Annotation: A computed fold for a 341-nucleotide part of an RNA from an uncultured bacterium, annotated as small-subunit ribosomal RNA, central domain. The full RNA is in RNAcentral, with records from SILVA. The prediction has a mean pLDDT of 86.
[in-house]
Context: one part of a larger RNA
RNA sequence: UUGGGUGUAAAGCGUGUGUAGGCGGUUUCUUAAGUCAGUAGUCUAAGCCUGGAGCUUAACUCCAGUUCGCUACUGAAACUGAGUUACUUGAGUAUGGUAGAGGCAAGUGGAAUUUCUAGUGUAGCGGUGGAAUGCGUAGAUAUUAGAAGGAACACCAGUGGCGAAGGCGGCUUGCUGGGCCAUCACUGACGCUGAGACACGAAAGCGUGGGGAGCAAAUAGGAUUAGAUACCCUAGUAGUCCACGCCGUAAACGAUGGAUACUAAGUGUCGGAAGUUUUCGGUGCUGAAGUUAACACAUUAAGUAUCCCACCUGAGUAGUACGGUCGCAAGGCUGAAACUC
Numbered sequence: 001u002u003g004g005g006u007g008u009a010a011a012g013c014g015u016g017u018g019u020a021g022g023c024g025g026u027u028u029c030u031u032a033a034g035u036c037a038g039u040a041g042u043c044u045a046a047g048c049c050u051g052g053a054g055c056u057u058a059a060c061u062c063c064a065g066u067u068c069g070c071u072a073c074u075g076a077a078a079c080u081g082a083g084u085u086a087c088u089u090g091a092g093u094a095u096g097g098u099a100g101a102g103g104c105a106a107g108u109g110g111a112a113u114u115u116c117u118a119g120u121g122u123a124g125c126g127g128u129g130g131a132a133u134g135c136g137u138a139g140a141u142a143u144u145a146g147a148a149g150g151a152a153c154a155c156c157a158g159u160g161g162c163g164a165a166g167g168c169g170g171c172u173u174g175c176u177g178g179g180c181c182a183u184c185a186c187u188g189a190c191g192c193u194g195a196g197a198c199a200c201g202a203a204a205g206c207g208u209g210g211g212g213a214g215c216a217a218a219u220a221g222g223a224u225u226a227g228a229u230a231c232c233c234u235a236g237u238a239g240u241c242c243a244c245g246c247c248g249u250a251a252a253c254g255a256u257g258g259a260u261a262c263u264a265a266g267u268g269u270c271g272g273a274a275g276u277u278u279u280c281g282g283u284g285c286u287g288a289a290g291u292u293a294a295c296a297c298a299u300u301a302a303g304u305a306u307c308c309c310a311c312c313u314g315a316g317u318a319g320u321a322c323g324g325u326c327g328c329a330a331g332g333c334u335g336a337a338a339c340u341c
Base pairs, nucleotide, nucleotide: 004312005311006310007295008294012309014200015199016198017197021193022192023191025087026086029083030082031081033080034079035076036075037074038073039072040071041070042069049065050064051063052062053061054060090190091187092186093185094183095182096181097180098179102176103175104174105173106172107171108170109153114148115147116146117145118144119143120142124135125134161168162167205246206245207244208243209242210241214240215239219235220234221233222232257308258307259306260305261304262303265286266285267284268283269282270281271280272279273278290297291296314341315340316339323334324333325332326331
């Protein structure tokens, strides 16, 4: 390489948009590039292969021949390609509805924590397994009233909803993306996938400028302990929040790439249509055939098939070294070998 695989054994890019490429619905006519058939030419010698012959056999030597490939001509027209004609089921558009924490911006609300001011009030509070550090007679904790400021939105809340994924949850308004259903009006294959490329991408981290209530890496102190650079406690800085710009990684998980078709049922739930049996689209559970090493999966497939992409090939060394490239840096992406078993 062929082949075999990728839920958990090695292996699905974190997700999308999309270029080249690959693949692609029904139909008319043409063409003849692929395809198929025939004929001719060519295919050095030796060798290989087939059939013979000669050295006693074999190796070896000799004779004859074919295949394959290429070129030219003639023909076939089912399939693929190319051109052309039409179609509506794939795809899209339109019209009318409809659900939603989808996104962005602005405004606004109440509860709670903390701090501050004032009142009442007096000796404790806090914390733990038990304590101590800590706070408090300069009046704390508790309680009442007022103010400030930041962050998060209890109940509703749901294997509920929305989004490509990351993710999204108080309320109101503005702008805005997508979905689903019905009608079957319009276009007429406009489709699927997608190497590169581009865009988005939790948390942490980085840059500049703000902000800072609570929480809290680092750090300090108190405990525990043989020790305790921890677990527990008291404090507490980055950070967490906002704006703009980077970073580009996660058990980025359904550990399951995307699309299409087909293959028993039962039951819950969400959004439509119809209103009677039902039907379309999501989201769960239980299960048939089938699959699987088993667990399990099972119309939301890990079943049966087709197309396209990505990836795997014993363990360690190692996601390391070197080189390249991206980044302000941290580091990311690409990615070995010696050697050992």